[in-house]
A computed fold for an 82-nucleotide RNA from an Actinomycetota bacterium, annotated as SAM riboswitch aptamer (S box leader). Model confidence (mean pLDDT): 85 of 100. The sequence was found by an Rfam model in a public genome assembly. It matches the Rfam family "SAM riboswitch aptamer (S box leader)". Rfam's curators write: The SAM riboswitch is found upstream of a number of genes which code for proteins involved in methionine or cysteine biosynthesis in Gram-positive bacteria.
RNA sequence: CCAACAUCCAGAGCGGUCGAGAGGUCUGGCUCGUCGACACCGCAGCAACCCCACGGGGUGCUAAGGCCAGAACCGAUGUGAG
Repeated sequence: CCAACAUCCAGAGCGGUCGAGAGGUCUGGCUCGUCGACACCGCAGCAACCCCACGGGGUGCUAAGGCCAGAACCGAUGUGAG
């Protein structure tokens, strides 16, 4: 990179840096955001998959169903044949 399988209504936040947009695209809504969102970093936590010498470790996640509806595409996470 990628065939395949499973999951995407549960759960889990503080601090620091930054400074205006963010929630995948379009339309219509709604929400978050200068009381600092998004992103990044640190620490903490949550939960699933995998590994384990059962002590723990790897990945992921920590607003709202991937925010909602419609549409066409896609995407994310884990495992993983090749």